[in-house]
Molecule: transfer RNA
Organism: Catonella sp.
RNA sequence: GGGGAUAUAGCUCAAUGGUGGAGCAACCGGCUGUUAAUCGGUAGGUUGUAGGUUCAAAUCCUAUUAUCCCCUCCA
Repeated sequence: GGGGAUAUAGCUCAAUGGUGGAGCAACCGGCUGUUAAUCGGUAGGUUGUAGGUUCAAAUCCUAUUAUCCCCUCCA
């Protein structure tokens, strides 16, 4: 220098262009003499960043950032 993969809640991951969800963690409550376990609930997101297409974008297109992988060149 060239090609590819990944980026979504605190963590691990879903989501066919049409209301962004689950598990764990956190918080509140039930149960329990207390804790743990268990059960119910609540909150938590400008979907890496910047643009574009579209009535509508996490999703399609372009650029870019970070991490990782492969190839090539130079030293």